RNA sequence: AGAGUUUGAUCCUGGCUCAGAGUGAACGCUGGCGGCAGGCCUAACACAUGCAAGUCGAACGGCAGCACAGAGGAGCUUGCUCCUUGGGUGGCGAGUGGCGGACGGGUGAGGAAUGCAUCGGAAUCUGCCUAUUUGUGGGGGAUAACGUAGGGAAACUUACGCUAAUACCGCAUACGUCCUACGGGAGAAAGUGGGGGACCUUCGGGCCUCACGCAGAUAGAUGAGCCGAUGCCGGAUUAGCUAGUUGGCGGGGUAAAGGCCCACCAAGGCGACGAUCCGUAGCUGGUCUGAGAGGAUGAUCAGCCACACUGGAACUGAGACACGGUCCAGACACCUACGGGUGGCAGCAGUCGAGAAUUUUUCACAAUGGGCGAAAGCCUGAUGGAGCGACGCCGCGUGGGGGAUGAAUGGCUUCGGCCCGUAAACCCCUGUCAUUUGCGAACAAACCUUUCCACUUAACACGUGGAGAGCUGAUUGUAGCGAAAGAGGAAGGGACGGCUAACUCUGUGCCAGCAGCCGCGGUAAUACAGAGGUCCCGAGCGUUGUUCGGAUUCACUGGGCGUAAAGGGUGCGUAGGUGGUGAGGAAAGUCGGAUGUGAAAUCUCCAAGCUCAACUUGGAAACUGCAUUGGAAACUACCUUGCUAGAGGGUUUGAGGGGGGAUUGGAAUACUUGGUGUAGCAGUGAAAUGCGUAGAUAUCAAGUGGAACACCAGUGGCGAAGGCGAAUCCCUGGAAAAUACCUGACACUGAGGCACGAAAGCUAGGGGAGCAAACAGGAUUAGAUACCCUGGUAGUCCUAGCCCUAAACGGUGCUUGCUUGCUGUAAGAGGAAUCGACCCCUCUUGUGGCGGAGCUAACGCGUUAAGCAAGCCGCCUGGGAAGUACGGUCGCAAGAUUAAAACUCAAAGAAAUUGACGGGGGCCUGCACAAGCGGUGGAGUAUGUGGCUUAAUUCGAUGCAACGCGAAGAACCUUACCUGGCCUUGACAUGCAAGUAGUAGGAGGAUGAAAGUCUAACGAGGUAGCAAUACCAGCUUGCACAGGUGCUGCAUGGCUGUCGUCAGCUCGUGUCGUGAGAUGUUGGGUUAAGUCCCGCAACGAGCGCAACCCCUGUGUCCUGUUGCCACCUCUACGAGAGUAGGGAGCACUCUGGACAGACUGCCUCGCUUCAACGAGGAGGAAGGUGGGGAUGACGUCAAGUCAGUAUGGCCCUUACGGCCAGGGCUGCACACGUACUACAAUGCCCGGUACAAAGGGGAGCAAAACCGUCAGGUGGAGCAAAUCCCAGAAAACCGGGCUCAGUUCAGAUUGAGGUCUGCAACUCGACCUCAUGAAGCUGGAAUCGCUAGUAAUGGCGCAUCAGCUACGGCGCCGUGAAUACGUUCCCAGGCCUUGUACACACCGCCCGUCACAUCAUGAAAGCCGUUUGUACCCGAAGUCGCCCCUUAAAAGGUGCCGAAGGUAUGGAUGGUGAUUGGGAUGAAGUCGUAACAAGGUAGCCG
Repeated sequence: AGAGUUUGAUCCUGGCUCAGAGUGAACGCUGGCGGCAGGCCUAACACAUGCAAGUCGAACGGCAGCACAGAGGAGCUUGCUCCUUGGGUGGCGAGUGGCGGACGGGUGAGGAAUGCAUCGGAAUCUGCCUAUUUGUGGGGGAUAACGUAGGGAAACUUACGCUAAUACCGCAUACGUCCUACGGGAGAAAGUGGGGGACCUUCGGGCCUCACGCAGAUAGAUGAGCCGAUGCCGGAUUAGCUAGUUGGCGGGGUAAAGGCCCACCAAGGCGACGAUCCGUAGCUGGUCUGAGAGGAUGAUCAGCCACACUGGAACUGAGACACGGUCCAGACACCUACGGGUGGCAGCAGUCGAGAAUUUUUCACAAUGGGCGAAAGCCUGAUGGAGCGACGCCGCGUGGGGGAUGAAUGGCUUCGGCCCGUAAACCCCUGUCAUUUGCGAACAAACCUUUCCACUUAACACGUGGAGAGCUGAUUGUAGCGAAAGAGGAAGGGACGGCUAACUCUGUGCCAGCAGCCGCGGUAAUACAGAGGUCCCGAGCGUUGUUCGGAUUCACUGGGCGUAAAGGGUGCGUAGGUGGUGAGGAAAGUCGGAUGUGAAAUCUCCAAGCUCAACUUGGAAACUGCAUUGGAAACUACCUUGCUAGAGGGUUUGAGGGGGGAUUGGAAUACUUGGUGUAGCAGUGAAAUGCGUAGAUAUCAAGUGGAACACCAGUGGCGAAGGCGAAUCCCUGGAAAAUACCUGACACUGAGGCACGAAAGCUAGGGGAGCAAACAGGAUUAGAUACCCUGGUAGUCCUAGCCCUAAACGGUGCUUGCUUGCUGUAAGAGGAAUCGACCCCUCUUGUGGCGGAGCUAACGCGUUAAGCAAGCCGCCUGGGAAGUACGGUCGCAAGAUUAAAACUCAAAGAAAUUGACGGGGGCCUGCACAAGCGGUGGAGUAUGUGGCUUAAUUCGAUGCAACGCGAAGAACCUUACCUGGCCUUGACAUGCAAGUAGUAGGAGGAUGAAAGUCUAACGAGGUAGCAAUACCAGCUUGCACAGGUGCUGCAUGGCUGUCGUCAGCUCGUGUCGUGAGAUGUUGGGUUAAGUCCCGCAACGAGCGCAACCCCUGUGUCCUGUUGCCACCUCUACGAGAGUAGGGAGCACUCUGGACAGACUGCCUCGCUUCAACGAGGAGGAAGGUGGGGAUGACGUCAAGUCAGUAUGGCCCUUACGGCCAGGGCUGCACACGUACUACAAUGCCCGGUACAAAGGGGAGCAAAACCGUCAGGUGGAGCAAAUCCCAGAAAACCGGGCUCAGUUCAGAUUGAGGUCUGCAACUCGACCUCAUGAAGCUGGAAUCGCUAGUAAUGGCGCAUCAGCUACGGCGCCGUGAAUACGUUCCCAGGCCUUGUACACACCGCCCGUCACAUCAUGAAAGCCGUUUGUACCCGAAGUCGCCCCUUAAAAGGUGCCGAAGGUAUGGAUGGUGAUUGGGAUGAAGUCGUAACAAGGUAGCCG
């Protein structure tokens, strides 16, 4: 110091969450030792038991108990015991008296001021203590104890009698004290103990002295009381409160001022600087946190306050309205003989209860302190210690060194190894803590006793001071020190997806579960659970709660408000805040000095003491504050006096839809009357409702009535805003310019307040032409309570009064100053110029555009600021719930205003970016449309698919981009499916082990559908060795393993489809931007093309395009068999012409190799360009890519394929593997796709006749010849092929027939007979012949292909293959068209731009009702509490007053006040409540589609 989380990504705003520190903590797991601290935060609930306040005999009378002198007696053991007596002594129960029980200890209920903190003040008291001073004389009467007699269960109490005092009361005195009318008056005391020389004595003592006391007074100290100022929580949904209330005079009362109390008089006092009321709370020093400022807190320690079962009250006293005192009332509990009594742990322990939770019914007064006492001493649950609990802080330990076959187990693995890991084992050491044992402190100095010295004294008493010795330890045999033994007794918790240090395996399979936030889990989970490993901390570790921090997220330090939350709708103005300039004064603020105070502790620093630390002690600093005092005078405030630059006034001038009232006007709509006139008008996308033959619309004339004011008209004017628009007149507000005459700071803002405030709406009365909510009808639609149409009422208009809200917006509060510019426009003034103007220049005010610096998250703003500053006001603090509920105020109502919470989410949002999308726009392309040609959809058949069926109809492919697809060949096989029969190391591979010579192999036989099973004649081999034998091969058995067309194409490789042969997709450097990104790649042209050119903050480059490659079209050269062939030659036939065959074979054709050729190269024109390019032309076989092919960028679709192969994981293993037979994949009410054949005359049939290319051929192609109508058969020449064969090409052409019909079209179906292949044609092959002769006469909606050697049409070949379903697929050649104006529309695509709430990207997003479940909340007839006010009743104790009585007091009576209680009636608040309202949340409910694109009617506000 930051980090995570909104998005595809970015930046900002903004919330949520985390990392830190702390804790009187609790819980979970674990737990060795010690030191120091702290330990009922909840029920101020109730308490058993014990203890916590006594002491003094040196105040007193005394003697119950104990002990001892003394006296008497008894026993004997003759020095012991026992009995009686004994206040004489030590002492002492109870009592009188004194002092103390007001301290110490506990708790925090109450209390928002009778409180606390800080600083002051005057009208006070103060026991014990200190100092000073004056006294301490002389008398008196009682009373408890005690005795006697009673009452009562007890607590307790009554009567009579005796007695003492430092108890009580007079008298005397009065230094001082108090009162006073200034004359005077009032008013004290107590003794006790020790010692004693002289003197006196009634022998008690007096007297003297010391000490402690007592009384009066003064002063101090200490403590306490009172008053003032300042500060001290939240709520305004609490705005008014107050009758002793505020003040005065006079009394009373108090220690003391005072309405503290009372009588009288006056009517005040407090409050927006928050009174009153409600809620909450002990305050402070401090503590925690924080950089600080702050925030939170107030345990332990310390100061103050309050309280002591609840409420009230006084007494005593120096001090109390009293924790362990009294009285009364109440509640509760206990005792009781029922008559009556007793009690108060918020003291220390302890108990019950409550609770997540908090200790022992311990030791000691040794220390410190307190009470009493002269003292010893006694008392002390204060205190000092121990005990319990890791509750916290601090320290220590659980071992150290060596040790690699890197042991084993465990885990992972790519199977090689790696990790745990020097870790262990093992070897050598050490000895902290704990254990056992021995020694053993400090906290202790006093008091006191004793010895001595000094002082005091008459004194050697007493006392005081000093020195020496002695006595005193709860903790405690503790701390510490030593010895022994032995690594022996001592490690866990959490985490490991990111934040956040730390990773793998297995299990699980949106299950179980995790989670602080984001989020994990749906079969390969580093996020669940377990394990191994790792990380963090460590006697602890995590979790939960809570506080501060991070959070600058309430912002004083230190935030904002155009669009994120946020400027009031606008003005006037009160309080308040702020305020120009000169001089003087004073000194409130301000500045610095001094003084006092700011308790101690704490914090900080420096030292010191416990072995260190925690802890403790000392010193310093600090305590940022307050007060007093004396200074300064710049600034602010104040007082006095000036000034004119702010502000206002005067004078002159012009502009204006500024406001109010009155009057007037024309155009238009509608209606009425009359005329003309005839069939429609109106309306829409198209229609209909509506109007019209009873005369509309149209047109002419006249009239009525209401509302609004065309053109002018303009980002022009005016107004504070809302708003204002015909003209004239009257009344009236404001602004501006010029001038510099007057006043002299008169100013700015403005909480409350007041006024104004569009439209809609309300009340009353008018008015009503047009328009028009509601409503009605017609359409549209699935519906249409809408959009469209026809009507139409409130309303819109006027008068008077309300309402008070708008997206009341510039989404931008008002005022003032400062800060570069350019250019329009409105108003005014001046200058120059002109005859006069216009034009031009300057200044001011208003209103616009563009832009600089600067600002801003960006967009943007930019002298009219959102810049730089100042003043004042308003407002904001995550989204939703909600501008809602409740309460208040206003309103006739509608409603407005003020304004929450529970609950819920982790986002909601702003700007900009890249895409995608739009029933947005522009440009462009494509057989996309159009123009054409031919088809499909109708028929029959073939084939594929869906569906159905089935034992099985194996599987996959499913919009384009599945469907004559995988399949370039399902009768068996294929085959993966079904049924049945068989095999189990297996049909196939490798390894290990064992066995094996009649072994391996195996004719034959039996059985069987086959596979298989059983049997069996015969019967081996190789290598090494002389051989025995061993090994191999083979077989059998067993183990590893084989095998799987089983699953996952959403785990994958590879391959493929598609957008698309579309022109795109990117990078480097630079530049711009905070950034995502942009630029380049956009723009102007052009192209088939991101093709090229020009321009340009870009310059280059890559993958694509093009070219390079192949075929084809022209030529040249080369090559030359099996191709071609002139001339020549041979043979046969023939009369000959010639025909046929053979040999040899130039050129050409051809074959197949190398070159050439085409590049906008040349010419003309066009284009803004001496460009790219386009149009035309020449030449050329070919011309603008010549035609065709191969070639497929970055990517998209979790596209397809685990059944081509490969492959991770999972699954099966006498089966999901393997073999066999038969069946199925061919099944058929139906639907779809793709084809073939047709429907005929551009045709069909018959006969004749012509011309190809490209292929194939050895388990092959097969000629001639012969047989068969034919399929074919016989046959076998030739040919591994430019030689032979398949092989007759067909359409075309010539001739003939048919004549428009279900035909001489068409050929399905069926019957019969055959051929061929094959082990086998039943399911289920093809072909041939004869016969049969179905549907079909050009095909609805819809839809497909094609732009030239193309479509259309004709045939030929090949692969697969025994044969074949081929009409499919892939090739070849022949014949050979038509049309394209053009880009409006449909579809697809590219580029630019625009909007967006989409990014899984429109098959997107998303709204509301209804239904269901859950949750919190409002209303509600009421019901039940709490608290508080007012009025009245009753009235305890008690102070005070009065009366009576008494010697006096008490008691008694009475009056005021008065707690608790009661009655009545209000306020506030909480709980509950049938029912009811909206809200929130909840994977797949219903209905629609409101919003986001022009969201399909632009959206939104009231």
A computed fold for a 1502-nucleotide RNA from an uncultured bacterium, annotated as small-subunit ribosomal RNA. The sequence is in RNAcentral, with records from ENA. It matches the Rfam family "Bacterial small subunit ribosomal RNA". The coordinates come from a structure-prediction model, not an experiment, and the mean pLDDT is 84.